[in-house]
RNA sequence: AGAGUUUGAUCCUGGCUCAGGAUGAACGCUGGCGGCGUGCUUAACACAUGCAAGUCGAACGAAGCGCGCGGAAGGAAGGCCUUCGGGCCGGAGAGCCGCGGGACUGAGUGGCGGACGGGUGAGUAACGCGUGGGCAACCUGCCCCGUACAGGGGGAUAACAGCCGGAAACGGCUGCUAAUACCGCAUAAGCGCACAGCGCCGCAUGGCGCGGUGUGAAAAGCUCCGGCGGUACGGGAGGGGCCCGCGUCUGAUUAGGCAGUUGGCGGGGCAGCGGCCCACCAAACCGACGAUCAGUAGCCGGCCUGAGAGGGUGGACGGCCACACUGGGACUGAGACACGGCCCAGACUCCUACGGGAGGCAGCAGUGGGGGAUAUUGCACAAUGGGGGGAACCCUGAUGCAGCGACGCCGCGUGGGUGAAGGAGCGUUUCGGCGCGUAAAGCCCUAUCGGCAGGGAAGAAGAUGACGGUACCUGACCAAGAAGCCCCGGCUAACUACGUGCCAGCAGCCGCGGUAAUACGUAGGUGGCGAGCGUUAUCCGGAAUGAUUGGGCGUAAAGGGUGCGCAGGCGGUCCUGCAAGUCUGGAGUGAAACGCAUGAGCUCAACUCAUGCAUGGCUUUGGAAACUGGAGGACUGGAGAGCAGGAGAGGGCGGUGGAACUCCAUGUGUAGCGGUAAAAUGCGUAGAUAUAUGGAAGAACACCAGUGGCGAAGGCGGCCGCCUGGCCUGUUGCUGACGCUGAGGCACGAAAGCGUGGGGAGCAAAUAGGAUUAGAUACCCUAGUAGUCCACGCCGUAAACGAUGAGGACCAAGUGUUGGGGGUGAAACCUCAGUGCUGAAGUUAACGCAGUGAGUCCUCCGCCUGGGGAGUAUGCACGCAAGUGUGAAACUCAAAGGAAUUGACGGGGGCCCGCACAAGCGGUGGAGUAUGUGGUUUAAUUCGAAGCAACGCGAAGAACCUUACCAGGCCUUGACAUGGGAUGCGAAGAUGCAGAGAUGCAUCGGAGGUCAACAUCCACACAGGUGGUGCAUGGUUGUCGUCAGCUCGUGUCGUGAGAUGUUGGGUCAAGUCCCGCAACGAGCGCAACCCUUAUUGCUAGUUGCCAGCAUUAAGUUGGGCACUCUAGCAAGACUGCCGGUGACAAACCGGAGGAAGGUGGGGAUGACGUCAAAUCAUCAUGCCCCUUAUGACCUGGGCUACACACGUGCUACAAUGGACGGUACAACGAGUCGCAAGACCGCGAGGUUUAGCAAAUCUCUUAAAGCCGUUCUCAGUUCGGAUUGUAGGCUGCAACUCGCCUACAUGAAGUCGGAAUCGCUAGUAAUCGCGGAUCAGCAUGCCGCGGUGAAUACGUUCCCGGGCCUUGUACACACCGCCCGUCAAG
Repeated sequence: AGAGUUUGAUCCUGGCUCAGGAUGAACGCUGGCGGCGUGCUUAACACAUGCAAGUCGAACGAAGCGCGCGGAAGGAAGGCCUUCGGGCCGGAGAGCCGCGGGACUGAGUGGCGGACGGGUGAGUAACGCGUGGGCAACCUGCCCCGUACAGGGGGAUAACAGCCGGAAACGGCUGCUAAUACCGCAUAAGCGCACAGCGCCGCAUGGCGCGGUGUGAAAAGCUCCGGCGGUACGGGAGGGGCCCGCGUCUGAUUAGGCAGUUGGCGGGGCAGCGGCCCACCAAACCGACGAUCAGUAGCCGGCCUGAGAGGGUGGACGGCCACACUGGGACUGAGACACGGCCCAGACUCCUACGGGAGGCAGCAGUGGGGGAUAUUGCACAAUGGGGGGAACCCUGAUGCAGCGACGCCGCGUGGGUGAAGGAGCGUUUCGGCGCGUAAAGCCCUAUCGGCAGGGAAGAAGAUGACGGUACCUGACCAAGAAGCCCCGGCUAACUACGUGCCAGCAGCCGCGGUAAUACGUAGGUGGCGAGCGUUAUCCGGAAUGAUUGGGCGUAAAGGGUGCGCAGGCGGUCCUGCAAGUCUGGAGUGAAACGCAUGAGCUCAACUCAUGCAUGGCUUUGGAAACUGGAGGACUGGAGAGCAGGAGAGGGCGGUGGAACUCCAUGUGUAGCGGUAAAAUGCGUAGAUAUAUGGAAGAACACCAGUGGCGAAGGCGGCCGCCUGGCCUGUUGCUGACGCUGAGGCACGAAAGCGUGGGGAGCAAAUAGGAUUAGAUACCCUAGUAGUCCACGCCGUAAACGAUGAGGACCAAGUGUUGGGGGUGAAACCUCAGUGCUGAAGUUAACGCAGUGAGUCCUCCGCCUGGGGAGUAUGCACGCAAGUGUGAAACUCAAAGGAAUUGACGGGGGCCCGCACAAGCGGUGGAGUAUGUGGUUUAAUUCGAAGCAACGCGAAGAACCUUACCAGGCCUUGACAUGGGAUGCGAAGAUGCAGAGAUGCAUCGGAGGUCAACAUCCACACAGGUGGUGCAUGGUUGUCGUCAGCUCGUGUCGUGAGAUGUUGGGUCAAGUCCCGCAACGAGCGCAACCCUUAUUGCUAGUUGCCAGCAUUAAGUUGGGCACUCUAGCAAGACUGCCGGUGACAAACCGGAGGAAGGUGGGGAUGACGUCAAAUCAUCAUGCCCCUUAUGACCUGGGCUACACACGUGCUACAAUGGACGGUACAACGAGUCGCAAGACCGCGAGGUUUAGCAAAUCUCUUAAAGCCGUUCUCAGUUCGGAUUGUAGGCUGCAACUCGCCUACAUGAAGUCGGAAUCGCUAGUAAUCGCGGAUCAGCAUGCCGCGGUGAAUACGUUCCCGGGCCUUGUACACACCGCCCGUCAAG
């Protein structure tokens, strides 16, 4: 940084898609370790259980516990006395009471804290947040500093006790009691309040200070004696409250909102200002600079992305706000309208004795639910911090740690070295090899992580360590325990094999898959990343695809139909001063974290720490004054106005004129008129049309008339008058920026349409009829109503177009035209305003535009953002209605488009060819028959060929063979090729038997006999296939077409595809040649060179020929080579010559000469390419398929079938003929497995026999039509010969299926052929026979040969095919295209 995708290709427009980065992620596959982070984005859904806010006995009373002392009651052990009944002394333990005391317990009173910390983002579009200010309008517990003080009283109340109620929660009554709880009194100012005064200050209300008078309110004690507290006032620090400027999403299909609403006065309330609340008064206030309403949303620091400007986002961390089941409310307090406080209401859950109660995880864990998805009911207060306490200490799911999850970032490892021209295996292969691959093994080495053992922290200043025997260090041992995921058609880095066969599947876009898939699946290999890799979702980027940076609007999407004009935006020249914008300097702020830089700490990094920098903004202050702005003054060039002229279908109203049409009346007049491509409907004998005269009515104004004029646009056309708008020119006396644009708004606005009332000649939707047509609700015709016209009122649209908004400035020329001015004798010429054309620069994707810009700039408005859905739906507004304006989405497509290019096509144009038509001649189509094809049939009727360009085609010859088909029989290394082993004596051949034959058996035979060869057997490689694919191919062929075309190099033009050349003017059979030309040349084609034919010469003279000589039945022979002929070499024809035309060219026309004349006739020769044309069955060949068969052999059958249909031929239908007799003249060819003379036999086909000839010698070989003569006389015939019968001939192993020929007999259809269609332009058509290939035999086919031998072509309008130029195109598979609508089926 770009890329893919619209086209045959191109440029442009334009959308879609991809490569990058990111995430609180999720899903799939996989998973070794550690560090640091991070983890309900959904149901602000519901919650079991535990914990998350307590603490103070140094405020207080009571109680309990333990200790000490004392006391009352009581009286144990023990002692003494005893009359033995008992008495006295004694005083223990337990219990009770009181006091003291405890670093004990904890209910209650009291104090402080539960307003912090922690969670969540529901609500909120707001002074909520951010930023900068203000409070002279405020509060502040604990903390700090300062000043002063604490005197003396009083009355209660929890706890407790008793009683009562209740299931419980809890409550009530009575009685007792304390305090740092509560309440008076005293004292108190520099505190508060009220009143008048002085000084200073402030933007205002006002503030500060001073002193005066009046008035009012305080306090608490405890103690370990160190202290801790208490009250008032002032100050500080930190925290909070309120107010203001600016900023803060979407929708106008939300345009008006608001009633305490806006303000005032007075009051209430508050910490304080305030309609915060209230009474009264006024009627304001907000809003297009977007109020109100609706939707969405916590805001920010930041985070992601981006070059930036921007865009997106607000999870973790930090700040602020809001909320705590939902809604409401206040209480307490310094602070709350209070997450783990209270009250009420509601929903839900739980308890209940049914009366009534209890509860609130959006604290940490955890559960259910929802969901694609998100963790442990862990440890500790050791550290940091918080609450209480004087402190010890207690509390703290804040926090510090641990656990789980590859969720993210970072780091490390899964080994390192060596090791082959390279093992095995796998994959592939052209079988040679190549790849995996130094990879492995092997050898040597190391030990990070992990495992084992030992030591063992920092984190804490003295004690105290949850983490944790953790980090870290050390030791011995083991390569052992540790690699996957995605991709490999293009974009995009990486290719092969097999499988599959539009199936299964892939796919982000384009698109892959229908038998050779680098795109599906698998494998091997490659590429990428790596403890991860892919996918999905979302955001930014790429996207200049919403464009401030940085886009557009003639034709791609896009200029409002036009004007006037409020707001708004923008605004000429000069001077002065101001300083809002602007520029510059200073100050404040811009929290921390984050970012960047430099360092530092964890081994590194991530992470963390320190310092510095940065932070566009806001606030404030000093300065500058060019520009913008605002103020003042001046100016005239912009704009306007005055005066003098001017042109005009500009508008409105009222008159008026002629032509034409129609109608009415009358006259003339008679059978038609009218209409059309042709007709008909229609009109007309009741008198039309035509014609004449008169009249009526309505509408429109011929000529003039013009890319002429006027108007803002729509639009405006006879003439006259009235009223009226705008414009132009001249002049420069006037005003002095008064201007431009213009969202809304207002006005105008073709045609059609609507309303009311007129009018209505012509025209004419609808409608009717007639035609056309398959139909014809159309086009054509005859009628004809709304309407068209007028007045008034609506509608408000259009291809309302120059598809081009308005205004201004500047920027080559040339030429026409309208109006005016200057100028001239008249012109020329100059100039202003319009209106056209050509064109420079420039511009544009191109086309084009080009002083009338689409050029270069400025100002303002409107509009566009892929195609379809759709200008549709809906809402709203307007309208009488019709409808108009505004104007979506779902869904769907990978395009839709613009301009230009090359082709192809056109029932577009121009030019030109061709037996293309026309002009002719003869056919086909009808008949019979031959042959090919379709169809049908069949065991099989083998296969191919399919418009021209398949169909007498492959097939130049199917009885067997051929033969590929069918039935049956038979063989399995095979009928054929190569290779290995073993065996063998016995191959070819002949004969016999069985058999349909293949084959089997037997006999003879005797090549060869080391090897080899041959045969048999064995096993395997393989053979074989006319099996498939001609859409995998080579080769060959057809066709357009023997048409004149098809290209290239260099140059030039074009952004490019491409163009030019090759187009143009002539000419030609021809891109043949000439000329011209930004082209100059060249190649493949054309032509020529080749063959043949037509003329002549030369050479040669047998097998050919015979003029003269001789000879014969005969060129038979002698002789000859002149002629014919043969076959070789030459000559000849080149527009060379003459005339004319043409451009002085090329060339054309005519002529001469010549055997031949303008390519002399014919042939061979087929450009680039088209038809996926034909052929896998000529051959070759990839791949696939068959392998005791889809191969091989054999017999028989079939390819020859037959209701039919088509093509190509033959023979005819007759007299230009048939029959019979006589008679004349060819050429090309073929021949030894052959052609066969002659002779004889046969009516004949033919047979018998054998001269000649490997052929200019012999034979096939009598050519036929023709000519001469005779006959037939127009008929289904003396035409025609099919068919059939009989008898024969020939070939062949064999003519039944299924050959050809002969004779005799039979004697069908057919009397010239519908629609339609074919060939041929001269030695041609037509007609006549002859030969050959194939071939044993078998042509009416095919390929050749000669004989006889015409007619016609005016011409290029039309049909077909083709060439060149041009034009249109939405076609490019290219008109057999594309494509629209309806209906039906799925």
This is a predicted structure of a 1386-nucleotide RNA (small-subunit ribosomal RNA) from an uncultured bacterium.
It matches the Rfam family "Bacterial small subunit ribosomal RNA".